[in-house]
Predicted 3D model of a 475-nucleotide part of an RNA (small-subunit ribosomal RNA, 3' major domain) from an uncultured organism. Model confidence (mean pLDDT): 83 of 100.

Context: one part of a larger RNA
């Protein structure tokens, strides 16, 4: 100087407390451990691994296993020699890769081009080392800290500044001070959202005026309104009152759409964990080179006594079912979205208008509301499991897809010890969309809107953190 303390002081955070909803019990989905296996590819492992890399494992992917093959090799460039083909089509053998046979077959400006074969120089490796590395990332933590120049103090390590008194979300600002300044962080500048003004008016809108219709901005027209999307205004403790030296704090204050950082995002200091990644990529070293490289078929990554994590669905009446009926936002679409009509109980099929989309379409939002029914049951709750029949994608759904219909109708009656999330348009609850994608094991991830709470006395305690101080046999 740090680190640590079941030392002290001050302060903060869904850290506790106060509340609401869960997990832990059940069934299923998914990841992991373990076990099994020819293989169940590899990585991630307290917080900071475990719906994680994976934003799509039937083949492919694919790195694993078994078997069949190739050896300048699956791709690309250079050189030398030889050949005139290569590609395409057909037949045969084969699981295929591949091999055999037949048909067809070069261009040329004569330099060569292109292709094959042979040789050769570079190949190739998801093989090892993340403890050789770059880059990227997690975490402490959006915590308020981390430093430097000059000066001063100290023999020196170092200190001071950065401590103190206030204040703040903040090393934020003020006052004081052997310090005076500065940098990286904080904040602001950026984006979205909440109000307004203005510009613009199509594909959006429709108040007034007409036309037309069973009805509809459907048509003429209009820019008022909504909206769209550019520019600008607006919030700064600016004003008032009280307290205070000031910074600032308080107020049922005024005004205002918004008030004290308005809400959300992007943004992550010096560093820590030899944290993670050599399997995104790049890369040193080491290793393999008729194989640890490459091609192919099939299998595996989907196994199952069991254990754990994360979720979904429930156990019901604030509910289930039937009928009727209302209101979103944000997205996607040409190898696509597909209105509409017909067929089918349905999944879906057949035909087909429009749309490269504020135009057409996916597309009925659902919870809510109204009426009826069920009457507390393992039930008209719950839907696992299983049987049969089908639909769709795709060479192909046996291992191993999703969906539909009928039948079947398991566990489960609110969950031990323990443990998690959340402070407001939040939790809870309800549906909608997108990426990946032929299809999909999505209950995951990322977004969008609808309905919409309770509680916070307080900081003694648990956890994490910041500053000052103290002890130390630790560095």
């Nucleotide at each position: 100087u740090g680190a640590c303390g079941g030392g002290g002081g001050u302060c903060c955070g869904c850290a506790c407390a106060a509340g609401c909803g869960g997990u832990g019990g059940a069934g299923c989905a998914u990841g992991u451990g373990g076990u099994u296996u020819a293989a169940u590819u590899c990585g991630a492992u307290g917080a900071u691994a475990c719906g994680c890399g994976a934003g799509g494992a039937a083949c492919c992917u694919u790195a694993c296993c078994u078997g069949g093959g190739c050896u300048c090799g699956a791709a690309u460039g250079g050189c030398u020699a030889c050949u005139g083909a290569c590609a395409g089509g057909a037949u045969c053998a084969g699981a295929g890769a591949u091999g055999a046979u037949c048909c067809c077959u070069u261009c040329u400006u004569c330099g060569g081009a292109c292709a094959g074969u042979a040789g050769u120089c570079a190949a190739g490796g998801u093989g090892c080392u993340g403890c050789a590395u770059g880059g990227c990332u997690g975490u402490c933590g959006u915590c308020a800290g981390c430093u430097c120049g000059u000066g001063c103090c100290g023999u020196g390590a170092g200190g001071u500044g950065u401590u103190g008194g206030g204040u703040u979300a903040a090393g934020u600002c003020c006052c004081g001070c052997a310090a005076c300044g500065a940098g990286c962080g904080c904040a602001a500048c950026c984006c979205c959202u909440a109000g307004g003004u203005u510009u613009a008016g199509u594909u959006g809108c429709c108040a007034g005026c007409a036309c037309a219709u069973a009805a509809u901005g459907g048509u003429g027209g209009g820019g008022a309104c909504u909206c769209u999307a550019g520019a600008c205004c607006g919030a700064c403790u600016g004003c008032c009152u009280g307290c205070g030296c000031a910074a600032g704090c308080a107020g049922u204050g005024a005004g205002g759409a918004a008030g004290g950082u308005g809400g959300g995002g992007a943004c992550g200091a010096c560093g820590u964990c030899a944290a993670g990644u050599c399997a995104u990529c790049a890369u040193g070293g080491c290793c393999c080179u008729u194989a640890c490289g490459c091609c192919c078929a099939g299998g595996g990554c989907u196994a199952c006594a069991c254990a754990c994590g994360u979720g979904c669905u429930a156990c019901a009446a604030u509910g289930g079912c039937a009928c009727a009926u209302a209101c979103a936002g944000g997205g996607g679409g040409u190898a696509g979205c597909g209105a509409c009509a017909c067929g089918g109980u349905a999944a879906c099929g057949u035909g087909a208008a429009g749309c490269c989309a504020a135009u057409c379409u996916c597309a009925u939002a659902a919870a809510a509301u109204g009426u009826g029914u069920c009457u507390c049951a393992g039930u008209u709750c719950g839907g696992a499991u299983u049987g049969u029949g089908g639909u769709c994608u795709g060479c192909a759904a046996c291992u191993c897809g999703a969906c539909c219909a009928c039948a079947u109708g398991a566990a489960g009656u609110u969950g031990g010890a323990a443990u998690c999330g959340c402070u407001a348009g939040u939790a809870a609850u309800c549906g909608c969309g997108c990426a990946u994608c032929a299809g999909c094991c999505a209950u995951g991830g990322c977004g969008c809107g609808g309905u919409g709470a309770a509680u916070a006395c307080g900081u003694u305690c648990c956890c994490g953190g910041a500053c000052c101080u103290u002890g130390u046999a630790c560095a």